Lysine riboswitch aptamer from Desulfotomaculum sp., 176 nucleotides, folded computationally. Rfam family: Lysine riboswitch aptamer. From the family's description: Riboswitches are metabolite binding domains within certain messenger RNAs that serve as precision sensors for their corresponding targets. Allosteric rearrangement of mRNA structure is mediated by ligand binding, and this results in modulation of gene expression. Taxonomically the source falls in Desulfotomaculum (Bacteria, Bacillati, Clostridia, Eubacteriales). It was read from a public genome assembly, where an Rfam model found it.
[in-house]
RNA sequence: AGGUGGGGUAGAGGAGCGGACAGGCAAUAGUAAUCCGGGGAGAAGCGGUUUGAUGAUUCGUGACGAAAGGGCCGUUCGCCGAAGCCGUGCAGUAAACCGUAUCUGCAGGGCUGGGUCGGCAUCGAAUAGGUGUCGGACUGUCACACAGCUGUUCUGUGUGGAGUGCUAUCACUUCU
Numbered sequence: 001a002g003g004u005g006g007g008g009u010a011g012a013g014g015a016g017c018g019g020a021c022a023g024g025c026a027a028u029a030g031u032a033a034u035c036c037g038g039g040g041a042g043a044a045g046c047g048g049u050u051u052g053a054u055g056a057u058u059c060g061u062g063a064c065g066a067a068a069g070g071g072c073c074g075u076u077c078g079c080c081g082a083a084g085c086c087g088u089g090c091a092g093u094a095a096a097c098c099g100u101a102u103c104u105g106c107a108g109g110g111c112u113g114g115g116u117c118g119g120c121a122u123c124g125a126a127u128a129g130g131u132g133u134c135g136g137a138c139u140g141u142c143a144c145a146c147a148g149c150u151g152u153u154c155u156g157u158g159u160g161g162a163g164u165g166c167u168a169u170c171a172c173u174u175c176u
Base pairs, nucleotide, nucleotide: 001176002175003174005172007170008169009168010167011166014080016079017078018077019076020075021074023073024072025071034063035062036060037059038058042051043050046099047098048097083112084111085110086109088107089106090105091104092103113139114138116136117135118134119133120132121131122130123129141161142160143159144158145157146156147155148154
């Protein structure tokens, strides 16, 4: 001076990712619930249960009339496995009650570099949006090949890989 190994620190990709709000808007919706009238026996998200002549389920150009989740805008916070999905374990959680499911939180494992467009499936009131999967072009990064030239460092083209990556840097270790 240049390498190896694991470790620490700091960064980058852009229509970048996610959270919060007694915020605003559209939609949900003239829907649900409740009341009135008709009618007269069963009804129910899974099971146990429960409920109904004190009139259920249901019918109505009837009266009245929401909300949550999701979306957009604004403000703000945390970030670059940001985050998302799937499985396992533990704990909590549903209609009127109990339990399972769903849902929520924690731990750990696996997959996906990123956004976007489209097909299919699914959740959803939705043509919004989310998720999964397949495909297209694009993009960042690295490797390889070729070409260019002030150029081992830069630029362009093509092909391919994956974030347990990439860039920079610090100390330790070890090699030339």